RNA sequence: GGAGCCGGCCGGGCGGCCGCGGUCCGAAAGGGCCGAGGAAAGUCCGGACUCCACAGGGCAGGGUGCUGGGUAACGCCCAGGCGGGGUGACCCGCGGAAAGUGCCACAGAGAGCAGACCGCCCCCUCGGGGGUAAGGGUGAAACGGUGAGGUAAGAGCUCACCAGCGCGGCGGGUGACCGUCGCGGCUCGGCAAACCACACCCGGAGCAAGGCCAAGCAGGGAGCGUUCGAGGGCGGCCCGCCCGAGCUCCCGGGUAGGCCGCAUGAGGGCCGCGGCAACGCGGCUCCCAGAUGGAUGGCCGCCCCCCUUCGGGGGACAGAAUCCGGCUUACAGGCCGGCUCCUUGC
RNA sequence: GCCCCCAUCGACUAGCGGUCCAGGUCACGGCCCUUUCAAGGCCGCAGCACGGGUUCGAAUCCCGUUGGGGGCA
Numbered sequence: 001g002g003a004g005c006c007g008g009c010c011g012g013g014c015g016g017c018c019g020c021g022g023u024c025c026g027a028a029a030g031g032g033c034c035g036a037g038g039a040a041a042g043u044c045c046g047g048a049c050u051c052c053a054c055a056g057g058g059c060a061g062g063g064u065g066c067u068g069g070g071u072a073a074c075g076c077c078c079a080g081g082c083g084g085g086g087u088g089a090c091c092c093g094c095g096g097a098a099a100g101u102g103c104c105a106c107a108g109a110g111a112g113c114a115g116a117c118c119g120c121c122c123c124c125u126c127g128g129g130g131g132u133a134a135g136g137g138u139g140a141a142a143c144g145g146u147g148a149g150g151u152a153a154g155a156g157c158u159c160a161c162c163a164g165c166g167c168g169g170c171g172g173g174u175g176a177c178c179g180u181c182g183c184g185g186c187u188c189g190g191c192a193a194a195c196c197a198c199a200c201c202c203g204g205a206g207c208a209a210g211g212c213c214a215a216g217c218a219g220g221g222a223g224c225g226u227u228c229g230a231g232g233g234c235g236g237c238c239c240g241c242c243c244g245a246g247c248u249c250c251c252g253g254g255u256a257g258g259c260c261g262c263a264u265g266a267g268g269g270c271c272g273c274g275g276c277a278a279c280g281c282g283g284c285u286c287c288c289a290g291a292u293g294g295a296u297g298g299c300c301g302c303c304c305c306c307c308u309u310c311g312g313g314g315g316a317c318a319g320a321a322u323c324c325g326g327c328u329u330a331c332a333g334g335c336c337g338g339c340u341c342c343u344u345g346c
Numbered sequence: 347g348c349c350c351c352c353a354u355c356g357a358c359u360a361g362c363g364g365u366c367c368a369g370g371u372c373a374c375g376g377c378c379c380u381u382u383c384a385a386g387g388c389c390g391c392a393g394c395a396c397g398g399g400u401u402c403g404a405a406u407c408c409c410g411u412u413g414g415g416g417g418c419a
Stems, first nucleotide, its partner, number of pairs: 001342010012303007020035006037317001041328002044326005049206004056239004061202005066080005081094005096196001100195002102191003117136002119132006144162006163187001165184008210260004219251006231243003267286008304315004347418007356372004364402001374390005395411005
């Protein structure tokens, strides 16, 4: 100098004037303070909170899936292990297929404890019988690889080495796993984001939850049922238990208001300590949106960037609605830190 | 706001890992038939919402995005 790999952050700044929402002070006029985001988004996970149920049992259903930690919890995060990719920084993936069932189209002789089309070898009358799985061919996938022996030709048929699998011993590690030694049979496909088995977790609904106040109204019809038990708790089903006199549908009538929930919280910042880290503990300090047709806007001045036809124009994605922890998706431009590879000079 | 469901030719749909470069009906275009139109016959056009993953193989299974529909005061 060039090419890259990770991690973190900002995402217009300052001032003036006029508005809007909230809160506090004030009798009022008015004044003080605060007022979108890293994703407020998708609603994909997990929780808090609230209501319903807590009498259980069984069968279903859903989710997660290497190991160890973190956490309120998680499908998240951290650290590690193994496998794959990359020269490298680094990135990606992850339980069980010798419990069982199922599937593997087309092609191909044969697709699961398989099989013989061409070929090779032997036999007999040129056609057939037998042996074989080295070589060819098909396929996404064809029952180890190399060499030697062996044979009619061959073949783990035998042997040596290598790869893989299983069993056992020793050592290291909390563990996943790793290292090493010995033995065995020669060798045993893939799919579980197919059913499934195993381990662990999960009651249902959601702030339009739920509670309080106020206002208003008109009943009628049909069906089922009142110990021959409708309906409800009970949410997918069954058993069982409990409550039990109402329940369902249709027509008609009334309401369109207010308050709480609702913002001090698994909260933010700084410092110290423990831990590789995620994170935890302690101290100090700060208060930081709460609307209900739903506020967060407009104009001007200076500066910063971008575009420009030089007059000017523009500021990425987007915008709270019960709250919090994650994941995912969208995002112009810019800043900081760490690291790798190539080339060159000293 | 919260919670569910769906997406296949222009329209309505079949499909349930392979026999599917996706089939059918209507519509549309061409030809035949008819004096002409309709009906009928033959042929054609045209689609798995988008991106990624699992798998040998995806319309189908999984994840995300987009669009549409429904329920709750």
Two RNAs folded together computationally: RNase P RNA and transfer RNA, 419 nucleotides in total. The coordinates come from a structure-prediction model, not an experiment, and the mean pLDDT is 81.